This is a predicted structure of a 266-nucleotide RNA (Bacterial large signal recognition particle RNA) from an Oscillospiraceae bacterium. Lineage of the source: Bacteria > Bacillati > Bacillota > Clostridia > Oscillospiraceae. It is recorded under the gene name ffs. Its Rfam family is "Bacterial large signal recognition particle RNA". Rfam classes the family as a non-coding RNA gene. Its mean pLDDT, the model's own confidence on a scale to 100, is 76. RNAcentral holds the sequence, with entries from ENA.
RNA sequence: UCGUACUAGCCGGGGCGGUAGCGGUGCCCUGUACUUGCAAUCCGCUAUAGCAAGGGUGAUUACUCUGCCGAGGGGCGGUUUUGUAUGGCCGGCGUUUAUAGGAAGGCGAUGAGGCUUUGGUCCUGUGCGACUGUGGCCCGUGAACCUUGUCAGGCGGGGAACCGAGCAGCAAUAAGCGGUGUCCGCGGUGUGAUAUAGGGGUGCCGGGGCUGAGCCGGAUUUUGACUUACCGCAUGGAAAGCUUGUCUCGAAGCAGAGGUGUACGA
Numbered sequence: 001u002c003g004u005a006c007u008a009g010c011c012g013g014g015g016c017g018g019u020a021g022c023g024g025u026g027c028c029c030u031g032u033a034c035u036u037g038c039a040a041u042c043c044g045c046u047a048u049a050g051c052a053a054g055g056g057u058g059a060u061u062a063c064u065c066u067g068c069c070g071a072g073g074g075g076c077g078g079u080u081u082u083g084u085a086u087g088g089c090c091g092g093c094g095u096u097u098a099u100a101g102g103a104a105g106g107c108g109a110u111g112a113g114g115c116u117u118u119g120g121u122c123c124u125g126u127g128c129g130a131c132u133g134u135g136g137c138c139c140g141u142g143a144a145c146c147u148u149g150u151c152a153g154g155c156g157g158g159g160a161a162c163c164g165a166g167c168a169g170c171a172a173u174a175a176g177c178g179g180u181g182u183c184c185g186c187g188g189u190g191u192g193a194u195a196u197a198g199g200g201g202u203g204c205c206g207g208g209g210c211u212g213a214g215c216c217g218g219a220u221u222u223u224g225a226c227u228u229a230c231c232g233c234a235u236g237g238a239a240a241g242c243u244u245g246u247c248u249c250g251a252a253g254c255a256g257a258g259g260u261g262u263a264c265g266a
Stems, first nucleotide, its partner, number of pairs: 001266006009057003012030005020046005034054005063258006072249005077243006084236004090232003094227001096225003100221001105216003113211009122199006128192002130189007137181001138179004147172004155164003
């Protein structure tokens, strides 16, 4: 150096998520890189960190390390939008109130406005009326005995004349019950086209007297205070989009470097 057989290695890698951690299943990037089974209310493992079974390649055009570039992912920050909670320093809209000005229109010498006086409306008392309750008057009814009168019969007394008590009946009456009203008294009121005395006077309505030119109205606007939280605004946290910011992981690609095993035979 060559041949045969074998071994290490290789037959993809990365981000997110998840996990004590690692790998896989999941989603995504790179881009072509054996097969089968397992797995999200997960599966397999433990720093040599998928497991199990099978296959190919094989010591170099393969592998390992370093650097550059860099798809893509993630964190933080920035920014925009949306919706949400709170606030009331600030602006707009709105509420209430005060203030300044006051257009159109109406009334007014057949008297505006003002001043004054007197009534009504309002309150209180009394009278009258209405309604109502109750009592009286009047009428009726009303007692086995314990009310009255008269008391048949009967009863008692007496020699007799006669006397006495007295039931029923009849009549009357008490309490009670009922009735009537242009009657009388007392009381009451969701009472009155009513009379009278007093009070009140803010408002409204009416009359008289004096004076003599204004009065009503309130379109649009000014300023202040208060309030509201619809819009803006401020603050907090949330979601979505963008990011030439920053940090981090980083496939593929490019460049450089490193080591290259075992046995037998020639």